A computed fold for a 74-nucleotide RNA from a Campylobacteraceae bacterium, annotated as c-di-GMP-I riboswitch aptamer.

């Protein structure tokens, strides 16, 4: 350095639900909350799923991929 991820240390994110708000909608944002997570950081590139009359959009905590990153036992 890379791979890997523990009865380690420091931390981190925040499901469902509630309230407010934005959106036609899926959903998003903020506060509370804590199911869970070793990338549950970021990217809609491929697939899936969802929304939409259709363009088109949503979902990264669906799977794959790309990229960045804390610590270090075996």
């Nucleotide at each position: 350095u890379a791979a890997u991820g523990a009865u380690a240390a420091a931390g981190c994110u925040a499901a469902a639900c509630u309230u407010a708000u934005c959106g036609u909608g899926a959903g998003g944002u903020a506060a509370g909350g804590a199911c869970a997570g070793a990338a549950a950081g970021c990217c809609a590139c491929g697939g899936g799923u969802c929304u939409u009359u259709a363009g088109a959009g949503a979902u990264a905590g669906c799977c794959g991929g790309g990229u960045u990153a804390c610590c270090a036992a075996a």